[in-house]
Molecule: Purine riboswitch aptamer
Organism: Halanaerobium hydrogeniformans
RNA sequence: UCAAUAAAAUCAAAUAUGCCUCGUAUAAUUGUGAAGAUAUGGUUCACAAGUUUCUAGUGUCAGCCGAUAACUGACAACUAUGAGGGAAAUUAUCUGUUUU
Numbered sequence: 001u002c003a004a005u006a007a008a009a010u011c012a013a014a015u016a017u018g019c020c021u022c023g024u025a026u027a028a029u030u031g032u033g034a035a036g037a038u039a040u041g042g043u044u045c046a047c048a049a050g051u052u053u054c055u056a057g058u059g060u061c062a063g064c065c066g067a068u069a070a071c072u073g074a075c076a077a078c079u080a081u082g083a084g085g086g087a088a089a090u091u092a093u094c095u096g097u098u099u100u
Stems, first nucleotide, its partner, number of pairs: 006100004011096002014093003019085007026056001029049007041065002058076006
């Protein structure tokens, strides 16, 4: 000086993931049984349906119900999956660079 191998660090770049947005599913919905409250109330438990689909199905507000047994609407997520985006977020990998 060159080559190979190993380790560490930094920088650059790429990929995937995470982040954001949009789409698909599902309507955060429906049915049934049992229990429970009553305008200061409107709830609890279980089973089932729905999805080329795992999981989940609540909360707040408003209306309505004149005392009865029945609720209605609006707004707000998570999960599965696909695509796109960003100066950046989280993690990992490959290549190059530097040092030993």